[in-house]
Context: one part of a larger RNA
RNA sequence: AUUGAACGCUGGCGGUAUGCUUAACACAUGCAAGUCGAACGGCAGCACAGGGUAGCUUGCUAUCCGGGUGGCGAGUGGCGGACGGGUGAGUAACGCGUAGGAAUCUACCUUAUCGUGGGGGAUAACCCGGGGAAACCCGGGCUAAUACCGCAUACGCCCUACGGGGGAAAGCGGGGGACCUUCGGGCCUCGCGCGGAAAGAUGAGCCUGCGUCCUAUCAGGUAGUUGGUGAGGUAAUGGCUCACCAAGCCGACGACGGGUAGCUGGUCUGAGAGGACGACCAGCCACACUGGGACUGAGACACGGCCCAGACUCCUACGGGAGGCAGCAGUGGGGAAUAUUGGACAAUGGGGGAAACCCUGAUCCAGCAAUACCGCGUGUGUGAAGAAGGCCUUCGGGUUGUAAAGCACUUUUAGCAGGAAAGAAAGCCUGUACGCUAACACCGUAUGGUUUUGACGUUACCUGCAGAAAAAGCACCGGCUAACUCCGUGCCAGCAGCCGCGGUAAUACGGAGGGUGCAAGCGUUAAUC
Numbered sequence: 001a002u003u004g005a006a007c008g009c010u011g012g013c014g015g016u017a018u019g020c021u022u023a024a025c026a027c028a029u030g031c032a033a034g035u036c037g038a039a040c041g042g043c044a045g046c047a048c049a050g051g052g053u054a055g056c057u058u059g060c061u062a063u064c065c066g067g068g069u070g071g072c073g074a075g076u077g078g079c080g081g082a083c084g085g086g087u088g089a090g091u092a093a094c095g096c097g098u099a100g101g102a103a104u105c106u107a108c109c110u111u112a113u114c115g116u117g118g119g120g121g122a123u124a125a126c127c128c129g130g131g132g133a134a135a136c137c138c139g140g141g142c143u144a145a146u147a148c149c150g151c152a153u154a155c156g157c158c159c160u161a162c163g164g165g166g167g168a169a170a171g172c173g174g175g176g177g178a179c180c181u182u183c184g185g186g187c188c189u190c191g192c193g194c195g196g197a198a199a200g201a202u203g204a205g206c207c208u209g210c211g212u213c214c215u216a217u218c219a220g221g222u223a224g225u226u227g228g229u230g231a232g233g234u235a236a237u238g239g240c241u242c243a244c245c246a247a248g249c250c251g252a253c254g255a256c257g258g259g260u261a262g263c264u265g266g267u268c269u270g271a272g273a274g275g276a277c278g279a280c281c282a283g284c285c286a287c288a289c290u291g292g293g294a295c296u297g298a299g300a301c302a303c304g305g306c307c308c309a310g311a312c313u314c315c316u317a318c319g320g321g322a323g324g325c326a327g328c329a330g331u332g333g334g335g336a337a338u339a340u341u342g343g344a345c346a347a348u349g350g351g352g353g354a355a356a357c358c359c360u361g362a363u364c365c366a367g368c369a370a371u372a373c374c375g376c377g378u379g380u381g382u383g384a385a386g387a388a389g390g391c392c393u394u395c396g397g398g399u400u401g402u403a404a405a406g407c408a409c410u411u412u413u414a415g416c417a418g419g420a421a422a423g424a425a426a427g428c429c430u431g432u433a434c435g436c437u438a439a440c441a442c443c444g445u446a447u448g449g450u451u452u453u454g455a456c457g458u459u460a461c462c463u464g465c466a467g468a469a470a471a472a473g474c475a476c477c478g479g480c481u482a483a484c485u486c487c488g489u490g491c492c493a494g495c496a497g498c499c500g501c502g503g504u505a506a507u508a509c510g511g512a513g514g515g516u517g518c519a520a521g522c523g524u525u526a527a528u529c
Stems, first nucleotide, its partner, number of pairs: 001528003005525005012376006018369002020334001025332003029329003034079003039076002042072002046070003050065007086287003095212007104204002109200003113196004117151001119149002126141006157166003171192006179186002213259003220250003225247008262284004266277004289310005312323004340366001342365003348362001349360004379409004389400004413470001415465005423456001427451001429449007473518005478499003484513005494501002
């Protein structure tokens, strides 16, 4: 000088940060990933048309029917649950950092290009039946799709012995003048989708040079081991895996073993060189009760998915089931020690959706803590009879001390009252122009108008009101080291960072007066330079 600190004493306000360093110990409860009806069949619940019946005041009440409409529980389907958030256990490694490389993939997005024809069979939901305490499961029957499967076609594409062969798709919504119509629509057009192939962007996988702690009281290590050929496997190279062949490969420039540890940008310190560290923030990696495994998918071997095994906890009708806070809060435990079971999606961002919108413990805010840094205040001026009291005294006095009182002012902050920004741009609705188009519809772009949207929030800030009013402590005073006397104690009680103090006048112990240093803090302890 510094700290994610703790402890003791003390404590007025604000701003900005930070807050389980220990048990990767165990977890009650709530929330943390959904969304789309403009993919689909539907209709459990709500609301509204419409219809029936009854009462009657003839347009109201009650009741029933009612997917026709707004919507929508559950279900099929799509996209997202691989992001965001947490932790640091493991890892001494191509893990990380840096510089390169070739044998790769990449949903959504962008650019340009070619297509989107025609069929089929199922299955949830639902209904019926059955089993089970439950979790849930089984059988029969019906049905839809942007679910599933053939066929057709193939600009690119893939395979090829260069003859040839293989391979795709899905529809939905808005609007509409002719024409057709089985009155559903066809058809036209716009938008969103879908399929093939190409490029980009982004993200990811792989390989290599160099760098990356301690230990030789660890000296030899290695059998898929090292290389080759062939095959398999992967998105892709490769002993990645396998068969065969060869006997290699690494090592005092420290292999192998043991210990410790996430790495980095950086942080702290220091004149620097260096040393120590890796909280917060950012990048990368690893992990998700412990161990193993794959499935789905563009992407996982997947924190809030699945399966198996294990430990633990819970339910049970004893047959069998359920669970995983190293998400946000919170609880127990451990510990010197670390916060609320808060508000809001208003902003920023993310997922879904055409959109409205929904979801979002990401995030933005608020709460708690002097934990840190910064700022402000606790008054200002005047005031000598140098008051009283305290302390000391050589008894003359000295000191506390302009300090107080008194007088004159001020009102920051806190308190009360009033006013009042910015964080809000969008979106919806509605004009105009242009584009698209058969079209003045729809839709898109640009630009106007109107109307909204704030958790924080009793906001920041401003004004007024009253009144010095509500606001100072802590450590030290032998030397180092700024600051001295008295009393008590008597090698006791005690102090102490080092030297050392204390055995009857202790500036070193305890108290007091006085002083010194910092100050809403001050000391102590721990740790680093």